Notes:
A computed fold for an 86-nucleotide RNA from a Candidatus Bipolaricaulota bacterium, annotated as c-di-GMP-I riboswitch aptamer. Its mean pLDDT, the model's own confidence on a scale to 100, is 86.

RNA sequence: ACUCGAUAAUGGCAAACCCAAGCGAAAGCUGGGGACGCAAAGUUACGGGCCUAAAGGAGAAUUUCCAUGGUCGCCGGACCGCCGAA
Numbered sequence: 001a002c003u004c005g006a007u008a009a010u011g012g013c014a015a016a017c018c019c020a021a022g023c024g025a026a027a028g029c030u031g032g033g034g035a036c037g038c039a040a041a042g043u044u045a046c047g048g049g050c051c052u053a054a055a056g057g058a059g060a061a062u063u064u065c066c067a068u069g070g071u072c073g074c075c076g077g078a079c080c081g082c083c084g085a086a
Stems, first nucleotide, its partner, number of pairs: 004084002012038002017033003021030003036073001042079003046076003049071003056065003
């Protein structure tokens, strides 16, 4: 240095759910509590997946298509990073 990852150390993050408001058409996001988990559960929507469907398109219509909206705690890629037993 690389790989790897412990009943180690120091710290970190925070699912469900609850609370109060804000943003948003929605999905969802933000704040406080909470703790299922996480060695990248750090960053990034780049590829795939998934969610939503406002605007727009189709339809006589209930509807339907569509991401330019989301999700990195779904997988992969890219970038960066703490510790050091075997």